[in-house]
Molecule: RNase P RNA; transfer RNA
Organism: Candidatus Eiseniibacteriota bacterium
RNA sequence: GGAGUAGGCCAGAUGAUCGCGCGCUCGCGUCUGGCGGGCGUGAGGAAAGUCCGAGCUCCACAGGGCAGGGUGCUGGGUAAUACCCAGUGGGAGCGAUCCCAAGGAAAGUGCCACAGAAAACAGACCGCCGGCCCUCGUGGCCGGUAAGGGUGAAACGGUGAGGUAAGAGCUCACCAGUGUCGGCGGUGACGCCGGCAGCUAGGCAAACCCCACCCGGAGCAAGACCAAAUAGGAGGGGAGGAGUGGCCCGCUCCGCUAUCACUCUCGGGUAGGUCGCUAGAGGUCAGCGGCAACGUUGGCCCCAGAGUAAUGAUCAUCACGGAGCAAUCCGACAGAACUCGGCUUAUGGCCUGCUACGGUG
RNA sequence: UCCGGGAUCGUCUAAUUGGUAGGACAUCAGCCUUUGGAGCUGAGUAUCCUGGUUCGAGUCCAGGUCCCGGAACCA
Repeated sequence: GGAGUAGGCCAGAUGAUCGCGCGCUCGCGUCUGGCGGGCGUGAGGAAAGUCCGAGCUCCACAGGGCAGGGUGCUGGGUAAUACCCAGUGGGAGCGAUCCCAAGGAAAGUGCCACAGAAAACAGACCGCCGGCCCUCGUGGCCGGUAAGGGUGAAACGGUGAGGUAAGAGCUCACCAGUGUCGGCGGUGACGCCGGCAGCUAGGCAAACCCCACCCGGAGCAAGACCAAAUAGGAGGGGAGGAGUGGCCCGCUCCGCUAUCACUCUCGGGUAGGUCGCUAGAGGUCAGCGGCAACGUUGGCCCCAGAGUAAUGAUCAUCACGGAGCAAUCCGACAGAACUCGGCUUAUGGCCUGCUACGGUG
Repeated sequence: UCCGGGAUCGUCUAAUUGGUAGGACAUCAGCCUUUGGAGCUGAGUAUCCUGGUUCGAGUCCAGGUCCCGGAACCA
């Protein structure tokens, strides 16, 4: 120097004029709406997607089970999580570093197109070997074989030796894997070392499924209150549950029937106000504990609450980056709607650490 | 604001447990005809986008884009 990689920060500033929402306050006016002045305050890192997790509210609920959904290496953090931190194992990269829905396929079921002999309790097309037959050939039949060939995404361990008619974990040595036993280290996932077993077991669970753990449903248009108006009208359901009467006898069970809560459709009316509505798992600084996420103690701070929806416009000066000879011009993504914690997506710029490479001294 | 559904040729639509994306209409070309229409023959054209799982994805999973629908209160 350019390239790469990880992390952090900012989201222009100040002043003037005009204007808007909310709160407090003063004045005027008033039956009430209101008008004017002053002060304070007024978008984001993502306010977005609504993908997770909660608070809050209503409904349901003895317990348990079924069904359904979710999560899935270990330990920790947290109100909680599918998030975060620290690790383990696997993978990518020369490296810094990054990625992984990462339980089970030696529980069961299912699938593996085409090609190929065969796609999963293996199998026999060519080849190799043995036997038999004849019309003796590039033949036929029976059997053995999994070394070699070819197919495929994938072919039932690899190399060598022994062995054999030819071969084969058939046997042996070494290597790889798996299972199991023991020892050591670690809270644990797991790692290291040694012994034993010829055990060699295909892939797919983001296929059904099994195992472990977790989960009641809806969402501020939740919900509560006030006010206004209308035909508390018509029809259907009534499962689960509860009550009453009858059929039907004392009890129980089952069935039938009527009614009710409830609920659906059509029809009717109003489309007004108040609360929920922002001080909170809040922010920030310092100390302490912890590798860290985070926790804890103390000080300081108050940081939008609208309801078709305010947070704006113009001018001046300065600052940063870019374009241009200059005058000057341009400045990313994007706008709160009950509130938080995450994730994901969109997006401009600045700074720092680290890595490998190249150049110069 | 909240909730739900969908996307396949130009249009309408198929695709059983993942295995060559099919059909109809339309378009274009040829044949037929004096010409046009009708008819016959043939051709081109698509899985919304980006990743992941898998040998293999329209189908399964994740993220994004676009479109559509529903939810006020009273009695």